[in-house]
Context: one part of a larger RNA
RNA sequence: CUGGGCGUAAAGCGCGUGUAGGUGGUUUGGUAAGUAGGGCGUGAAAGCUCCUGGCUCAACUGGGAGAGGACGUUCUAAACUGCCAAGCUUGAGGAUGGUAGAGGGAGGUGGAAUUCCGGGUGUAGCGGUGGAAUGCGCAGAUAUCCGGAGGAACACCAGUGGCGAAGGCGGCCUCCUGGACCACUCCUGACGCUCAUGCACGAAAGCGUGGGGAGCAAACAGGAUUAGAUACCCUGGUAGUCCACGCCCUAAACGAUGUCAACUGGUUGUUGGGUAUUUGCUUACUCAGUAACGAAGCUAACGCGUGAAGUUGACCGCCUGAGGAGUACGGCCGCAAGGUUGAAACUC
Numbered sequence: 001c002u003g004g005g006c007g008u009a010a011a012g013c014g015c016g017u018g019u020a021g022g023u024g025g026u027u028u029g030g031u032a033a034g035u036a037g038g039g040c041g042u043g044a045a046a047g048c049u050c051c052u053g054g055c056u057c058a059a060c061u062g063g064g065a066g067a068g069g070a071c072g073u074u075c076u077a078a079a080c081u082g083c084c085a086a087g088c089u090u091g092a093g094g095a096u097g098g099u100a101g102a103g104g105g106a107g108g109u110g111g112a113a114u115u116c117c118g119g120g121u122g123u124a125g126c127g128g129u130g131g132a133a134u135g136c137g138c139a140g141a142u143a144u145c146c147g148g149a150g151g152a153a154c155a156c157c158a159g160u161g162g163c164g165a166a167g168g169c170g171g172c173c174u175c176c177u178g179g180a181c182c183a184c185u186c187c188u189g190a191c192g193c194u195c196a197u198g199c200a201c202g203a204a205a206g207c208g209u210g211g212g213g214a215g216c217a218a219a220c221a222g223g224a225u226u227a228g229a230u231a232c233c234c235u236g237g238u239a240g241u242c243c244a245c246g247c248c249c250u251a252a253a254c255g256a257u258g259u260c261a262a263c264u265g266g267u268u269g270u271u272g273g274g275u276a277u278u279u280g281c282u283u284a285c286u287c288a289g290u291a292a293c294g295a296a297g298c299u300a301a302c303g304c305g306u307g308a309a310g311u312u313g314a315c316c317g318c319c320u321g322a323g324g325a326g327u328a329c330g331g332c333c334g335c336a337a338g339g340u341u342g343a344a345a346c347u348c
Base pairs, nucleotide, nucleotide: 004319005318006317007302008301012316014201016199017198021194022193023192025088026087027086028085029084030083031082033081034080035077036076037075038074039073040072041071042069048066049065050064051063052062053061054060091191092188093187094186096183097182098181099180103177104176105175106174107173108172109171110154115149116148117147118146119145120144121143125136126135162169163168206247207246208245209244210243211242215241216240220236221235222234223233258315259314260313261312262311263310266293267292268291269290270289271288272287273286274285275284276283297304298303321348322347323346330341331340332339333338
């Protein structure tokens, strides 16, 4: 390289957008680059195949013939691919009319609860645990009532419910804004798919500057436990968690399952829309999602099973024994932490 693979054995980039490239519906005409066939040229010798000869045979070797191509040139064919021209409407997009939604950004606002502060009532405990202690409390705590401050999160509704490319998104209101679905078949007429490099987004933690700080809580301190206890349990508690702006770019970033398209029995639930039906309750069908179970088929098994891990096509990414190692070195990126790319010796 061929070949074989990627849910769990090694292997799908965290996710999108999109350049080059690859690839591409349907009809007609043309062309002849690919493609197919013929002619001519060339294809040294050796080698290879066949025939035949020489060493006693063979290896070896002489002679003859043939095969051998990403070759050149010319003629022919025109199905397929390409190219050119003109069309088509099923793919794709648009228009019109509707629908649902924690999709995103900004501003405002509400109640419950925790904590703290002020005041009232009230008195000796409270708190915490397996049991305790540290801790708090006669300078009046805990409990309870009233008032105030401040920060963070939004009980019930709530749902294998919804939305989003993924990360993710949940009180209520307003403004700005992205996408999806359905119906009608009105318009454009292949405008499509995928995508190396690039670009954008990307939980938490972490970093920079400035705010904020109720609760929680790495580090830290104390009390316990224990042989010890740098833990698990308890009392405290600082970064952080929150906001703005700028970085970081990683996760079991998971459906451990790349994207797009086509085809292949069913049953049940649920979300959004539609058509027909019913006085109504409904019922049937249909499109798009989200789940459960399962024919065929697939799978090492587990399981998957029209949302495939079935049957196929297009394109990309990735794997190739374990350890060494996601390490070293170098490059690139970063303020740093580090990230990304990514070996070898050696051992088994």